[in-house]
RNA sequence: CAAGUAAACCGGGUGACCGCCCCCCUUCUUGGAAGGGGGGAGGAAAGUCCGAGCUCCACCGGGCAGGGUGCUGGCUAACGACCAGGAGGGGUGACCCUACGGAGAGUGCCACAGAAACAUACCGCCUUUCGGGGCAAGGGUGAAAUGGUGAGGUAAGAGCUCACCAGCGGCCGGGUGACCGGUCGGCUGGGUAAACCCCAUCCGGAGCAAGACCAAAUAGAGGGACAUAAGGACGCCCGGCCUGUCCCCGGGUUGGUCGCUUGACCCUUCCGGUAACGGAAGGGCUAGAUAGAUGGUCAUCGUCCUUUACAAGUGAAGGAUACAGAACUCGGCUUACAGGUUUGCUUGACCU
Numbered sequence: 001c002a003a004g005u006a007a008a009c010c011g012g013g014u015g016a017c018c019g020c021c022c023c024c025c026u027u028c029u030u031g032g033a034a035g036g037g038g039g040g041a042g043g044a045a046a047g048u049c050c051g052a053g054c055u056c057c058a059c060c061g062g063g064c065a066g067g068g069u070g071c072u073g074g075c076u077a078a079c080g081a082c083c084a085g086g087a088g089g090g091g092u093g094a095c096c097c098u099a100c101g102g103a104g105a106g107u108g109c110c111a112c113a114g115a116a117a118c119a120u121a122c123c124g125c126c127u128u129u130c131g132g133g134g135c136a137a138g139g140g141u142g143a144a145a146u147g148g149u150g151a152g153g154u155a156a157g158a159g160c161u162c163a164c165c166a167g168c169g170g171c172c173g174g175g176u177g178a179c180c181g182g183u184c185g186g187c188u189g190g191g192u193a194a195a196c197c198c199c200a201u202c203c204g205g206a207g208c209a210a211g212a213c214c215a216a217a218u219a220g221a222g223g224g225a226c227a228u229a230a231g232g233a234c235g236c237c238c239g240g241c242c243u244g245u246c247c248c249c250g251g252g253u254u255g256g257u258c259g260c261u262u263g264a265c266c267c268u269u270c271c272g273g274u275a276a277c278g279g280a281a282g283g284g285c286u287a288g289a290u291a292g293a294u295g296g297u298c299a300u301c302g303u304c305c306u307u308u309a310c311a312a313g314u315g316a317a318g319g320a321u322a323c324a325g326a327a328c329u330c331g332g333c334u335u336a337c338a339g340g341u342u343u344g345c346u347u348g349a350c351c352u
Stems, first nucleotide, its partner, number of pairs: 001348010012301007020040009042323001046334002049332005054207004059240006066203005071085004086100001087098004101198002106196002108192003122139002124135004147165006166188002168185007211258004220249001222248005230243003265284008302321009
């Protein structure tokens, strides 16, 4: 210098004018208005995909069904997130990816081709008393064919025997563990669980339009279901428990307050931990609307791109400046994003 890889961060500034939401103060003031001061979107506020807090369903237990998760150890309020590690795969490498329990309980499936895809022999090899018997080396098919390669052995063959390799099992050692290393044993007839299934583990439902209160309003002798019943945690069953409960029809109101933003919150420093994360001290308050504010115009300065001029790092002209936007609140994930900054590491080339 080029190419790459991992991570962190920024994502327009200033001024003028006109506006919007919330809070405080003062004045006028019953409602409210005017003036002044202060605060007012994001890294994803988004998708609503996971996990929680909070609220209601009066409450509790058991079983079935259904669903999620699925290597190990941590972390956390919790998780399918995150961190660290193991194994497998990819890359020269930095590094990246993984739906990564079980096929030794059972069932299903394995297209085409092929003799055969679960128990099989088409060609072939050996032998023969020509009836048969022994075999799976070689050929051929396939994604996959009964461990692989070589040697010995044999009638021909075969882990039948041996060496090396792959797998499985036993033992020993290391590790909390996934697993790793060594050694011994010829122990060696498929695959598929993002097919049913088995195993382990977790799971009630609805959601801030949750829900609580105030005010306002009014038409129920309306209808129906049930006391061996009905309803009650919105899949089913059982047991306990509670109760005049549930459904339909008709009519009225449809305003306000709380919930609502102080929270598993943010910033800095120190300590423990490889890390995720945890602890301590100090500091900070940072939108709360209800048809939904956070905006618009102009000027100027940035940043980037293209063209061009020269005195070679400055000027001129033109263009671009994204994705998007709170509505109960958090922890994650995923997706979108003009342009830019920084750091660690890898590979290659060149120079000293």
Bacterial RNase P class A from a Dehalococcoidales bacterium, 352 nucleotides, folded computationally.
It was read from a public genome assembly, where an Rfam model found it.
Of the family's consensus pairs, 97% are formed in the model.